Predicted 3D model of RNase P RNA and transfer RNA as a complex of 439 nucleotides. Rfam match: Bacterial RNase P class A. The family's RNA type in Rfam is ribozyme.

RNA sequence: GAAGUUGAUCGGAUGAUCGCUGGCGUUUUGGCGCGAGAGGAAAGUCCGGGCUCCGUAGGACAGGAUGGUCGGUAACGCCGACCGGUCGUGAGACCAGGGAAAGUGCCACAGAAAACAGACCGCCGAAUCCGCUGAUGGCGGAUGGUAAGGGUGAAACGGUGAGGUAAGAGCUUACCAGUGUUCGGGGUGACUCGAUCAGCUAGGUAAACCCCAUCUGGAGCAAGGCCAAGCAGGAAGAAGUGGUAGUCCGCCAUGUUUGACUUCCGGGUAGGCUGCUGGAGCCGAUUAGCAAUAGUCGGUCUAGAUAAAUGAUCAUCACGUGCCCCGCACGGACAAAACCCGGCUUAUGAUCAACUUCCUUU
RNA sequence: GGAGCUGUAGCUCAAUUGGUUAGAGUACCGGCCUGUCGAGCCGGGUGUCGCGGGUUCGAGUCCCGUCAGCUCCGCCA
Numbered sequence: 001g002a003a004g005u006u007g008a009u010c011g012g013a014u015g016a017u018c019g020c021u022g023g024c025g026u027u028u029u030g031g032c033g034c035g036a037g038a039g040g041a042a043a044g045u046c047c048g049g050g051c052u053c054c055g056u057a058g059g060a061c062a063g064g065a066u067g068g069u070c071g072g073u074a075a076c077g078c079c080g081a082c083c084g085g086u087c088g089u090g091a092g093a094c095c096a097g098g099g100a101a102a103g104u105g106c107c108a109c110a111g112a113a114a115a116c117a118g119a120c121c122g123c124c125g126a127a128u129c130c131g132c133u134g135a136u137g138g139c140g141g142a143u144g145g146u147a148a149g150g151g152u153g154a155a156a157c158g159g160u161g162a163g164g165u166a167a168g169a170g171c172u173u174a175c176c177a178g179u180g181u182u183c184g185g186g187g188u189g190a191c192u193c194g195a196u197c198a199g200c201u202a203g204g205u206a207a208a209c210c211c212c213a214u215c216u217g218g219a220g221c222a223a224g225g226c227c228a229a230g231c232a233g234g235a236a237g238a239a240g241u242g243g244u245a246g247u248c249c250g251c252c253a254u255g256u257u258u259g260a261c262u263u264c265c266g267g268g269u270a271g272g273c274u275g276c277u278g279g280a281g282c283c284g285a286u287u288a289g290c291a292a293u294a295g296u297c298g299g300u301c302u303a304g305a306u307a308a309a310u311g312a313u314c315a316u317c318a319c320g321u322g323c324c325c326c327g328c329a330c331g332g333a334c335a336a337a338a339c340c341c342g343g344c345u346u347a348u349g350a351u352c353a354a355c356u357u358c359c360u361u362u
Numbered sequence: 363g364g365a366g367c368u369g370u371a372g373c374u375c376a377a378u379u380g381g382u383u384a385g386a387g388u389a390c391c392g393g394c395c396u397g398u399c400g401a402g403c404c405g406g407g408u409g410u411c412g413c414g415g416g417u418u419c420g421a422g423u424c425c426c427g428u429c430a431g432c433u434c435c436g437c438c439a
Stems, first nucleotide, its partner, number of pairs: 001358010012317007020037002023034004039334001043345002046343005051220004059252001061250001063216005068082005083097001084095004098211002103209002105205003120150002122146003127143007158176006177201002179198002182195005224274004233265005245257003267438003281300008319331005363435007372388004381419001389408001390406005412428005
């Protein structure tokens, strides 16, 4: 210098003028003054929780979700550390990462054969049978034997040498690779290291059904509570101790509530208050921990709109770019709360740090 | 704000349990027929299966993310 990898931070500052939405104070009810006013993603609504109602959220089945280990957390499908695998020269990245030596299903095309394997080419002619012959033999053929070699495929049922055989084959053996049994060492654990035994060699697929373990009731602030305004009712459903309806937007049982109610059509309304913003809050120091995170102490209050405020202009400064400099000019992304939090994902401008690989120079 | 659904040819829709080159109608294009047009007959597929990634030998189909469009909802009685 080039190409990368990972992590962190920031998302302009101050003042003035004119506006907008809440709050407080004052007031002659017209106003006036003071102070506050978007984000790291406010987004997607993909997970988890608080909160509210339904039964106290309880039981069985179904359904759904998650899936290495240990830890963190209110909880999670999130986060941290570690283990294993794959990829990369490397810094590092990614993994739905339990079970396919429980069961079922599927594996197109090609190929001889695609899952308790299989004989197309090739190799063999030992065994049994048949034929020929120069006949204790030889040749040819059939029943056959053979997975070493060829070719197909995403995938062909361990590899190499030797023995063995008619030819071959874990058929046997030596070494190597894998899997499992047993024992021992290390680790909380996933796992790992070593020895030993078993010729055991076991295909893939569970983001196919399924099995195992763990979790899981439903609905959502248009929840829920209170008040006001206005209108017009109609139809259907069920019982007398039965089982209607609600709870239940899967189903069964149970409990409970109610003889009220539920559903549909039609009608009216489009208002106010509450829930509503102080909370797993934010900032700093310190302690424990590799870390996620937790504890202690101190400080601090920081939006609550309802068709929806948070804006515009000017000045100065900061930052970036351009012109050699002075100075001047230009520029600032993605996008905007709606009950509140913790995450994830996606969109997006800039800066800094650490590390890796390669090249050049000293 | 919340809940749910859909996306395949210009348009309307199919596609079985994941399987070989994704089909049908209509529209469109070419040819025939006709003096000419229409109708009719014959032939032709014109497609990033919304987009990106993953699982798998193989994805329109299964899974995840993302984009676009559509539908529904409150209160009183």